[in-house]
Order: sequence, then C1' cells, then structure tokens
RNA sequence: ACGUCGAUCGGCGAUGGCGUCCGCCGAGACACACCCACCGGGUGUGUCUGAACCGCCCGCAAGGGCUGAUGGCUCCUGGGUCACC
Repeated sequence: ACGUCGAUCGGCGAUGGCGUCCGCCGAGACACACCCACCGGGUGUGUCUGAACCGCCCGCAAGGGCUGAUGGCUCCUGGGUCACC
C1' cells in the first nucleotide's frame, strides 16, 4: 500500500411512524480554524467525489395492464373491499 474479516458509527432496503430482527453500502480528497506529547496527529466547519437504493407484467417503441403503507414481524396513522349493528 492492497485485499479480507470483525467491532463501532453513518446511510439504504418502490407511499407515513415507533419498536424489533435481517440484509446491503460507506467511512475518500481538498481548504480553513483551533489544539497537542509537534513536520506528526486530533477536533470542528465548508467544498468536491461517491456506494447501497429509486416496484411488477406485456410491448421494438409509443403505449397499455397491475400488487403493496413491512426488507420480515407486532402496533399506530392514512387508504381500499365485504359483512353486521
């Protein structure tokens, strides 16, 4: 230096929320300020870059047809259908 694994932290899993479990991704670069055991390191801010992720079916396309508030589970909120009072 690179790769892998684990821990920790953050992000994500087609429409909302809490909890819980599972899965996936990431932890780089630069600038400024401050601090320290000082040529190395730490903290904060800003900028840039960047992954997971962004539903299904038919169709060359145009276009047409569908499921679901869950990644899984309980509950809450909203929506839909049927029955009863």

This is a predicted structure of an 85-nucleotide RNA (Fluoride riboswitch aptamer (crcB RNA motif)) from a Chloroflexota bacterium. The sequence was found by an Rfam model in a public genome assembly. Its Rfam family is "Fluoride riboswitch aptamer (crcB RNA motif)". Gene Ontology terms of the family: response to fluoride and positive regulation of gene expression.